Source information: The RNA shown here (small-subunit ribosomal RNA) has 1398 nucleotides and comes from an uncultured organism. The sequence is in RNAcentral, with records from ENA and SILVA. Its mean pLDDT, the model's own confidence on a scale to 100, is 84.

RNA sequence: CAAGUCGAACGGUAACAGAGGAGCUUGCUCCUGCUGACGAGUGGCGCACGGGUGAGUAACGCGUACGGAAUCUGCCCUAAUCAGGGGGAAAGUCGCUGGAAACGGCGAAUAAUCCCGCAUAGGACUACAGAGUCGCAUGGCUCAGGAGUUAAAACUUUGGUGGAUUAGGAUGAUCGUGCGUGCGAUUAGUUAGAUGGUGAGGUAACGGCUCACCAUGACGACGAUAGCUAGGGGGCGUGAGAGCGUGACCCCCCACACGGGUACUGAGACACGGACCCGACUCCUACGGGAGGCAGCAGUAAGGAAUAUUGGUCAAUGGAGGGAACUCUGAACCAGCCAUUCCGCGUGCGGGAAGACGGCCCUACGGGUUGUAAACCGCUUUUAUCAAGGAAGAAAUGCAGUCAUUAAUGACUGAGUUGACGGUACUUGAGGAAUAAGCACCGGCUAACUCCGUGCCAGCAGCCGCGGUAAUACGGAGGGUGCAAGCGUUAUCCGGAAUCACUGGGUUUAAAGGGUACGCAGGCGGUACAAUAAGUCUGGCGUGAAAUCCCGUCGCUUAACGAUGGAAUUGCGUUGGAAACUGUCGUACUAGAAUACGAUCGAAGUGAUCGGAAUGCGUCAUGUAGCGGUGAAAUGCAUAGAUAUGACGUAGAACACCGAAAGCGAAGGCAGGUCACUAGAUCGAUAUUGACGCUGAGGUACGAAAGCGUGGGUAGCGAACAGGAUUAGAUACCCUGGUAGUCCACGCCCUAAACGAUGUUUACUGGAUAUUUGGUCUAUUGAAGAUUGAGUAUCUGAGGGAAACCAUUAAGUAAACCACCUGGGGAGUACGUUGGCAACAAUGAAACUCAAAGGAAUUGACGGGGGUCCGCACAAGCGGUGGAGCAUGUGGUUUAAUUCGAUGAUACGCGAGGAACCUUACCUGGGCUCGAACGCUAUUAGACCGCACUUGAAAGGGUGCUUCUCUUCGGAGCUGAUAGUGAGGUGCUGCAUGGUUGUCGUCAGCUCGUGCCGUGAGGUGUUGGGUUAAGUCCCGCAACGAGCGCAACCCCUAUCUUUAGUUGCCAGCGAGUAAUGUCGGGGACUCUAGAGAGACUGCCUCCGCAAGGAGUGAGGAAGGGAGGGAUGACGUCAAAUCAUCAUGGCCUUUAUGCCCAGGGCUACACACGUGCUACAAUGGCGCAUACAGAGGGGAGCGAAGUCGCGAGGCGGAGCGAAUCUCAGAAAGUGCGUCCCAGUUCGGAUUGGAGUCUGCAACUCGACUCCAUGAAGUUGGAAUCGCUAGUAAUCGCGCAUCAGCCACGGCGCGGUGAAUACGUUCCCGGACCUUGUACACACCGCCCGCCAAGCCAUGGGAGCUGGGGGUGCCUGAAGAUGGUGACCUUGCGAGGAGCUAUC
Repeated sequence: CAAGUCGAACGGUAACAGAGGAGCUUGCUCCUGCUGACGAGUGGCGCACGGGUGAGUAACGCGUACGGAAUCUGCCCUAAUCAGGGGGAAAGUCGCUGGAAACGGCGAAUAAUCCCGCAUAGGACUACAGAGUCGCAUGGCUCAGGAGUUAAAACUUUGGUGGAUUAGGAUGAUCGUGCGUGCGAUUAGUUAGAUGGUGAGGUAACGGCUCACCAUGACGACGAUAGCUAGGGGGCGUGAGAGCGUGACCCCCCACACGGGUACUGAGACACGGACCCGACUCCUACGGGAGGCAGCAGUAAGGAAUAUUGGUCAAUGGAGGGAACUCUGAACCAGCCAUUCCGCGUGCGGGAAGACGGCCCUACGGGUUGUAAACCGCUUUUAUCAAGGAAGAAAUGCAGUCAUUAAUGACUGAGUUGACGGUACUUGAGGAAUAAGCACCGGCUAACUCCGUGCCAGCAGCCGCGGUAAUACGGAGGGUGCAAGCGUUAUCCGGAAUCACUGGGUUUAAAGGGUACGCAGGCGGUACAAUAAGUCUGGCGUGAAAUCCCGUCGCUUAACGAUGGAAUUGCGUUGGAAACUGUCGUACUAGAAUACGAUCGAAGUGAUCGGAAUGCGUCAUGUAGCGGUGAAAUGCAUAGAUAUGACGUAGAACACCGAAAGCGAAGGCAGGUCACUAGAUCGAUAUUGACGCUGAGGUACGAAAGCGUGGGUAGCGAACAGGAUUAGAUACCCUGGUAGUCCACGCCCUAAACGAUGUUUACUGGAUAUUUGGUCUAUUGAAGAUUGAGUAUCUGAGGGAAACCAUUAAGUAAACCACCUGGGGAGUACGUUGGCAACAAUGAAACUCAAAGGAAUUGACGGGGGUCCGCACAAGCGGUGGAGCAUGUGGUUUAAUUCGAUGAUACGCGAGGAACCUUACCUGGGCUCGAACGCUAUUAGACCGCACUUGAAAGGGUGCUUCUCUUCGGAGCUGAUAGUGAGGUGCUGCAUGGUUGUCGUCAGCUCGUGCCGUGAGGUGUUGGGUUAAGUCCCGCAACGAGCGCAACCCCUAUCUUUAGUUGCCAGCGAGUAAUGUCGGGGACUCUAGAGAGACUGCCUCCGCAAGGAGUGAGGAAGGGAGGGAUGACGUCAAAUCAUCAUGGCCUUUAUGCCCAGGGCUACACACGUGCUACAAUGGCGCAUACAGAGGGGAGCGAAGUCGCGAGGCGGAGCGAAUCUCAGAAAGUGCGUCCCAGUUCGGAUUGGAGUCUGCAACUCGACUCCAUGAAGUUGGAAUCGCUAGUAAUCGCGCAUCAGCCACGGCGCGGUGAAUACGUUCCCGGACCUUGUACACACCGCCCGCCAAGCCAUGGGAGCUGGGGGUGCCUGAAGAUGGUGACCUUGCGAGGAGCUAUC
């Protein structure tokens, strides 16, 4: 600031202007309401509209359709009639006066369209009484009658405007009703003006609206009452729709105006910018008292994640007043702010490859990408900027004139006036690519990929999930994708979600069928005819406001937006029609249902009574030492005579055989026999009733076991309890006892895996088999067959099902009704309520938490599941280890270092087939830095090498001497130095890798193609019956084939033949020696090494279909795989190795590289593994003596001879080896000795002396001799190897190597056993099958308990706040009544105050 206006209602004149007049100080003052106008005032109209908000309200509040015969309505319109004559008061004003103020008080004078009588008056109103007509009822309408009552205002420019009454209209308001309009029953009963009546009051009007009296009703499972939440609708969002969610902007209705109450005025209010009262709050005050209400427009504060200007104008539209001009109008129209939303436009277009620079990536000479992108050339100018022009929105009103009869009013004509927006929209011109791009994302869903950084950190994340050193997932970058003046995030709603399923779901096992039946209400219901028209279908009419949505057309340059027309508004009401179906009424029927009659069936129920076996107990008898019990025992019983046996007696409980996936019952359940009572089912032929039926929320009854109460009973069994065992423990399993209970009667409880985990009823849809109980028929040799009902089971079709499975007894196809489900846990818990004596039952959540829980099936793996089979796996044997000493490896410890790796089996005499230096990787110290090695380029020198000296521990450093080759004379080669470039690393990662290897395991398995089966994972084949060492083979089979494995092919050994005979051999012939194939010679034999043969269940007997098996068979060197080797499927163990080698990434570069000396890897309280030697007489020692095989040898093997006790020395013949040599084989055999002992066993340790290798044996070598002579007398628990030329035992050789810590490893031969009944058990493995909650796969998974805390939920002595109901006390304003100062007076009317009720 948003509500004022009217002087054309009035008295008037405070301010302004004009006019006239006066005074004069000449520009001032005064006078005149005279004029324009007008403060304050009287009066009229308006202020109930417009504007705001959604607190309350679950309601006739709203929506829709009706009704008012129960109503009002100012201004406006139409019609009719009227306005005569009086009276009065009080503001303003003046005087006095109170108060700080707000605001008053007293007195005096006064106008009106102010107020009040009187007159007139009807078709108005009131009461009375009559006729007609209409209506669903009360009743309405019309006509006529007499009686009573009530009106008015004037102003004027003379045109008019206003006033009163009545009737009608329009508009607005009000009342009533049907239907619709949230949530929960853990809210089930509510109500006293309550429900109705009569009468009165009140209202515009009906009505308990109020009051008096009377009656006792009214509402409620179709959800009353109470509680919580919420303004309603048109619409809006979404959706295919049905729906679901919502009620901003615009329109309609309602409610509210600081909280609450109240009335006044008025046509209209119980009144947003009126009044009164109570209350809270704020302000003023002189403390006495006053003022106020932005949920109007702006604006401020606060709150908040968040929401704008204290703007312009009445120019248009609309409103109020006015006759009008006009005034007012934060309604409205405009402008401002905000990318908040919707729409449109731009940020340029074309050319342009050296595919530029830069960035990023790579396999990095180089290539790719950014990218025609840029630069550069040409073109355009929307937008922006500047300049110029510049609207529509304006029609009017008013003025002048014309026409309609006219100066009303209306229409028309004319001249002219009016723009906030705004110099805005728009138009033209100018210059110039000039003024204009961001945000999110790039693992999948989901369009878009690389590098670096980080290293389960930092972080991301909508879901799944990323990140632990190569992250397309984090952060950055390059590149890309999407959208674009926006893009992302968050919140909310709908969709997807058929995931509450009306459209459109389910309930055997995933969540879900009530424990069962009876049955009220309800739902549903057989056949035929007739009626009706409630449901249903159809036509008409009314309504369903406008806007919105949809369609057409049109207007702003387009669009958004707007205008206009249509459609739609699926609804409600009313009316006409149809009659199939449902309903209702009536008549009839018999197929559903029931009844009657006859027969049959059964562990159906209740009561009574009877029986035998067993068990316990009692008595007596026989009889003697145990019984009983267990895996084994013990507790217990027993010499006071048990157990056992016999006889007699007694008690309680249960009923063997029959007995059966048999029967009966609604379910729970029911079992000795008989009787009585009761109920049911089925079958049969007829008859009767005539839909009487099905289901069934609540309700009622029944309802195993356990449990409870009272009283009995108690043989056996047996919770609790006791004892004995078992065990780590054993509050268990086992044993000995044993109380409640189990039994009976009566009364409770009401739950179960109360299961077919499958509600009841009805109909339909293939077969087969068995069985219970009826009927009919046929034959009869029958205990038989055929058929028809009602049950009970099994198998298999169609169909169904996620599958397993179901399958006429459905989980199939349909119908009716009931019950129940909506992720897991929390939880069948808490609270509340109901039942119960209690125990407990029924009903039954939420907070919080998880991303799953679950079903069925598949493949594996596993099982102290099952079946079959194999392996030195056990068993049967032989020999060891574990005890000792030593060797060696490892752990640990120590250390400057004790380099590194290997760690159950599958590391530990392993890498290493040989650490004194070296090796060597470790430590200490001294040195080098293009470096210890190699390549390349350039420059330079002519050397390098070698020799000598010096320093040093050495490496290294320093000095000196000496000094190139070839040549076509250009140069080339070689070497050194310098510079540069590629270095180097036994540093890390075997969890980034290649290669190689171990192990399961030389186990018999692992797969594929095609076909078939299954929705699928997957299966089949590969399983089955046999057989094998073998998935070896045979047979069968929805499989048929194939591959990798097995076997065979390869090598060695065993036999024979043949070929060939030197270095091998020597039978026969000859020669020779002390002796020897020594020599001539020979190829016979052995042997050597080439080629062949041979073994295949081939033959015989037996078993078997076959495969194959058995045999003391034959033959054969060898017999059923002849023995041995090589050979290792798919895969497992993130097995081992970055230290053999190779290699990605990371790290290091005067060091983590390289050289050197010394040290270490060899340490030593200890523990373990693998070995050697032993403990002795099957032996030790001494002497004598016999027989191998396979290998090695040139910086080598080294003979003879000789020296030494010996290791060895000297020596140097022969030999690159079937020739020579190492080289003596040993155990064995013969003879002798020792006599059971720490020894003549055993040899460790130590002392001394040596030898050899080697620059060098101190740390730290081997060997020899002499001396020494330890432990050890066969080894605890436990554990290893081996099935035949094997174990055991004996020696020999070789690799590495200067030597050797070798007792190790790899080979060779000699001697040469025992045992295997067998597969129960231990370990490992294979196949089939079964269970599984395991899949990192049993070293799995998983359960219970616990400190602390109090986030969530419950309880909690209590403490505290809010809401509601009822009762009582006080009670403002106000209303109604009474009285009534006073006023006016003729009464009457009004009326302060007081008072009663509310």